Predicted 3D model of a 688-nucleotide part of an RNA (large-subunit ribosomal RNA, domain II) from an Ignavibacteriales bacterium. The prediction has a mean pLDDT of 82. The source organism's lineage runs through Bacteria, Pseudomonadati, Ignavibacteriota, Ignavibacteria and Ignavibacteriales. It was read from a public genome assembly.
[in-house]
Context: one part of a larger RNA
RNA sequence: GCCUACGAGUUACUCGUAUGUUGCAAGGUUAAGUUUCUAAGAAACGCAGCCGAAGCGAAAGCAAGUCCCUAACCGGGCGAUUUAAGUAACGUGCGGUAGACGCGAAACCAGGUGAUCACCCUCGUCCAGGAUGAAGUGAGGGUAAAACCUCAUGGAGGUCCGAACUAGUGUGGGUUGAAACCGCUUGGAUGAGGUGAGGGUAGGGGUGAAAGGCCAAUCAAACUCGGAAAUAGCUCGUAUUCCUCGAAAUAGCUUUAGGGCUAGCCUCGGAUAAAAGUGUAACGGAGGUAGAGCACUGAUUGGGCUAGGGGCCGUCACAACGGUACCAAACCCAGACAAACUCCGAAUUCCGUAUACAUGUUUUCCGGGGAGUCAGGCCACGAGGGAUAAGCUUCAUGGCCAAAAGGAAACAACCCAAACCAUCAACUAAGGCCCCCAAAUGAUAGUUAACAGAGAAAGGAUGUUGAGUUGCUCAGACAACUAGGAUGUUGGCUUAGAAGCAGCCAUUCAUUUAAAGAGUGCGUAAUAGCUCACUAGUCAAGCGACUCGGCGUCGACAAUACUCGGGACUUAAACUAUCUGCCGAAGUUAUGGAUUACUGAUUUAUCAGUAGUGGUAGAGGAACAUUCUAUGUGCACUGAAGGUGUGGUGUGAACCAUGCUGGAGCGCAUAGAAAAGCAAAUGUAGGC
Numbered sequence: 001g002c003c004u005a006c007g008a009g010u011u012a013c014u015c016g017u018a019u020g021u022u023g024c025a026a027g028g029u030u031a032a033g034u035u036u037c038u039a040a041g042a043a044a045c046g047c048a049g050c051c052g053a054a055g056c057g058a059a060a061g062c063a064a065g066u067c068c069c070u071a072a073c074c075g076g077g078c079g080a081u082u083u084a085a086g087u088a089a090c091g092u093g094c095g096g097u098a099g100a101c102g103c104g105a106a107a108c109c110a111g112g113u114g115a116u117c118a119c120c121c122u123c124g125u126c127c128a129g130g131a132u133g134a135a136g137u138g139a140g141g142g143u144a145a146a147a148c149c150u151c152a153u154g155g156a157g158g159u160c161c162g163a164a165c166u167a168g169u170g171u172g173g174g175u176u177g178a179a180a181c182c183g184c185u186u187g188g189a190u191g192a193g194g195u196g197a198g199g200g201u202a203g204g205g206g207u208g209a210a211a212g213g214c215c216a217a218u219c220a221a222a223c224u225c226g227g228a229a230a231u232a233g234c235u236c237g238u239a240u241u242c243c244u245c246g247a248a249a250u251a252g253c254u255u256u257a258g259g260g261c262u263a264g265c266c267u268c269g270g271a272u273a274a275a276a277g278u279g280u281a282a283c284g285g286a287g288g289u290a291g292a293g294c295a296c297u298g299a300u301u302g303g304g305c306u307a308g309g310g311g312c313c314g315u316c317a318c319a320a321c322g323g324u325a326c327c328a329a330a331c332c333c334a335g336a337c338a339a340a341c342u343c344c345g346a347a348u349u350c351c352g353u354a355u356a357c358a359u360g361u362u363u364u365c366c367g368g369g370g371a372g373u374c375a376g377g378c379c380a381c382g383a384g385g386g387a388u389a390a391g392c393u394u395c396a397u398g399g400c401c402a403a404a405a406g407g408a409a410a411c412a413a414c415c416c417a418a419a420c421c422a423u424c425a426a427c428u429a430a431g432g433c434c435c436c437c438a439a440a441u442g443a444u445a446g447u448u449a450a451c452a453g454a455g456a457a458a459g460g461a462u463g464u465u466g467a468g469u470u471g472c473u474c475a476g477a478c479a480a481c482u483a484g485g486a487u488g489u490u491g492g493c494u495u496a497g498a499a500g501c502a503g504c505c506a507u508u509c510a511u512u513u514a515a516a517g518a519g520u521g522c523g524u525a526a527u528a529g530c531u532c533a534c535u536a537g538u539c540a541a542g543c544g545a546c547u548c549g550g551c552g553u554c555g556a557c558a559a560u561a562c563u564c565g566g567g568a569c570u571u572a573a574a575c576u577a578u579c580u581g582c583c584g585a586a587g588u589u590a591u592g593g594a595u596u597a598c599u600g601a602u603u604u605a606u607c608a609g610u611a612g613u614g615g616u617a618g619a620g621g622a623a624c625a626u627u628c629u630a631u632g633u634g635c636a637c638u639g640a641a642g643g644u645g646u647g648g649u650g651u652g653a654a655c656c657a658u659g660c661u662g663g664a665g666c667g668c669a670u671a672g673a674a675a676a677g678c679a680a681a682u683g684u685a686g687g688c
Base pairs, nucleotide, nucleotide: 001688002687003686004685005684006683011098012097013096015095016094017093018092019091020090021089022088023087024086027051028050029049033045034044035043036042037041055062056061065078066077067076068075101237102236104234108227109226111224112223113222118201119200120199121198122197123196124195125194126193127191129161130160131159132157136153137152138151139150140149141148165188166187167186170184171183172182173181203219205215206214207213240623241622242621243620244619245618250263251262252261253260254259264373265372266370267369268368270366276363277359278358279357280356281355282353283352284351285350286349291344292342293341297338298337301334302333303332304331306328308327309326311324312323313322314321315320377400378399379398380397382395383394384393385392406415407414420593421592422591423590425589426588427587431583432582433581434567435566436565440580442579443578444577445576446575447574453569459554460553463551464550465549466548467547468546469545470544471543472542480538481537482536483535484534486511487510488509491505492504493503517532521530522529594613595612596611597610598609599608600607601606602605624677626674627673628672629671630670631669632668633667634666635665642661643660644659645658646657647656648655649654
């Protein structure tokens, strides 16, 4: 991992509440117990008790009233009147108390059981060999005597080297092992040494040369059994079918934030009435957003006019006056800004209406039973925060979530569109029509040449195409070619030089001319030289400058193979505009069938009509299967159950018939009761 079996909302209660059925009913009902009988039971008795028929008050108490305030009334709270039903049993939903749907902690407490390792006590035992050579002592020397020196002797030490022994430094192997091993290497090895046997210390306790180490492969509190099914706002799992409806991810509060409670939204009964509710239109109101505007508030550019202000100059002893460039309130003209500006002002929205039309299975509203939901996510649109950042964050309205099919290559959320079932029928949506791949290698007019289409900006460029403004042009333009491009003069100054061309100056003039600058560049040390402006000739028809568009181009850098989904496509199979056809979905239609609700008929479970039938959490309804019981009725050795094939029926859970096997029990109908359905729980046991 697979198969088989087992495996999770149960049971109890003098409990609560709602609902269904039944009995009795202003009443309902007995409990314990007793008696009798046909005795695991039934019947009768039993009225103690409980609920209801009356409330108010804390209570005494009073009573259709009562309590409070008050001296009393008035007044206020809760009740009564007419309307008006309870109670008992059983079933079901939910709640309560219990382990309470199942499995799951780490922990807490109580009683016991433990010393291998740790430390201590007692009694033992072990440490090859070699090296070093302390104190002390002896002899000799030495001294007044000592000290001291030398040579011997001696054998100290948490001394040295190194086996046994002990430890475990580094590394290799080992990694379904040996749950601490093996190889090499390494530390200690007369000491705080190693080791044996016996004994002692026990769980909030021991022991610890101290690592929270060790206390039997278990230690920040051992193990074992019990309290005990501890508790778990947490995780996982929770078992047949079909039908109807169908959410929420929000508000408030919360030692609350991944939990809850109430409301909101869903579902199932009930009650009630007005034509309730809803939609569209009309009419009547509300409003200050989008936009716009500058009339207010604030901010703001230019001009005009002009108070005021300082600076300078002049007339000036002071005062005062005048002129001048500048700053500048208010006012005027023009321009323009605002979430916290508004003289204005929509669309949508909201409220109302004995209005009209449509709808109207009460959907509205009221009151009950049962829930789930309280992490939300993306896109579009309108906004706040942020950087008009985020697959960011906070709101509002739709879609997804809980919605399939078709399209977008693939792709919850984008586009189209709401799937009851069947059909080898038809029409369409989005999107498409060369091939993969269903449908026009359709039509007309343009554009693009870039593999552009098939990813991107500021910015750049005689790409190409269209529209426009303007200048020159047969009195010959533009380009090209031929020729000229001179003289005063090397203008003056400067300078070593400055001659058109380092620099400065300027009535940069004048002359000859078809034309020629006191010179547009290159060049020289300076000249020279080349060239341009300008002019003529040759040629012969358009040529420049600018503006705004279309489609392209560069800008353009990522790691397996370049990439529109691919092949491929260039007067397209690309782009722009227009036209016609076709394809294309679970949409719509057609035909048949199923089912739900309502309406109408009846034949009362049948027919017809109308409207429906996506669905997670969840609510409600109807069924199938398994085991047993009661009653009735059947089958079976001429073959029951079970097993295994085949055929058929039903929307389905499932059921029926039959072949083989099997060899003794088993169905059906109605009603009842449950140890009542497995794929999941790192589920439990067994097998493979």